[in-house]
RNA sequence: AACGUAUGAGGGCAAAACUAGUGAAAAGUAGUGACGCAAAACUAUAGGGGCUAAUGUUUUUGACUAUGCCAGCCAGUUACCAGA
Numbered sequence: 001a002a003c004g005u006a007u008g009a010g011g012g013c014a015a016a017a018c019u020a021g022u023g024a025a026a027a028g029u030a031g032u033g034a035c036g037c038a039a040a041a042c043u044a045u046a047g048g049g050g051c052u053a054a055u056g057u058u059u060u061u062g063a064c065u066a067u068g069c070c071a072g073c074c075a076g077u078u079a080c081c082a083g084a
Base pairs, nucleotide, nucleotide: 007082012037013036017032018031019030020029022027035072041077042076043075047074048073049070050069051068056064057063058062
C1' cells in the first nucleotide's frame, strides 16, 4: 500500500405515513417522522431491469410508445476512524 470485515468510537442517511407545494401520471421538493442502511454517497445517452403514458400511433371501451421518472432493484465510480 492492497484485500478482508468479527468488534468498537465519532457520526451519517432517512422507509411508510401525515401536512404544504410541483407534475398528465409515475414520481419528486420542504417539514414532521424512523422502516431500515457499512456505501441507503455520486452516476439515468456507460449497461441491465422496472414505473408512468402526457404526446404520438393503432386493430381505438383496449394495446404500443419516453423525450418523463426509479440507483432504498442489479450495476459502474468514489469513500471516513480504529481494528481481531

Predicted 3D model of an 84-nucleotide RNA (c-di-GMP-I riboswitch aptamer) from Sporosarcina psychrophila. The source organism's lineage runs through Bacteria, Bacillati, Caryophanales, Caryophanaceae and Sporosarcina. Its mean pLDDT, the model's own confidence on a scale to 100, is 83. It matches the Rfam family "c-di-GMP-I riboswitch aptamer". Gene Ontology term of the family: cyclic-di-GMP binding. The sequence is in RNAcentral, with records from Ribocentre.